RNA sequence: AGUUUAAUAGUUGAUGGCUGUUGUUUAAUGCUUUGAUAUGGAAAGCAGUUUCUACGUGGCGCCGUAAAUGCCACACAAUAACAGACCUGAAGAGCAUA
Numbered sequence: 001a002g003u004u005u006a007a008u009a010g011u012u013g014a015u016g017g018c019u020g021u022u023g024u025u026u027a028a029u030g031c032u033u034u035g036a037u038a039u040g041g042a043a044a045g046c047a048g049u050u051u052c053u054a055c056g057u058g059g060c061g062c063c064g065u066a067a068a069u070g071c072c073a074c075a076c077a078a079u080a081a082c083a084g085a086c087c088u089g090a091a092g093a094g095c096a097u098a
Stems, first nucleotide, its partner, number of pairs: 008098002010095002016087002018084008026054001029047006040063002048055001056074006
């Protein structure tokens, strides 16, 4: 320097993790009991979901003292698909860098 081989390492990167978007579920909702009262408007339980969890916070109204809250904005969670910087690195095949 060339040839051969394809064991080891490497490379390739399935899968999973993480993140985002979209869809579905659920309406961050309803019902019952109790509770507060314009410095107030809450607590418990049940229901709701092919469904675990959650079911509030703030603001603006409204209610002239009674038993009733309305509207707006903002999530999380489950699950499916798609996408992605990064992490993980299956079997087989390829490559032939060491």
Predicted 3D model of a 98-nucleotide RNA (Purine riboswitch aptamer) from an Oscillospiraceae bacterium. Taxonomically the source falls in Oscillospiraceae (Bacteria, Bacillati, Bacillota, Clostridia). Its Rfam family is "Purine riboswitch aptamer". About the family: Riboswitches are metabolite binding domains within certain messenger RNAs that serve as precision sensors for their corresponding targets. Allosteric rearrangement of mRNA structure is mediated by ligand binding, and this results in modulation of gene expression. The family has 133 seed sequences and 4,097 matches in Rfam 15.1.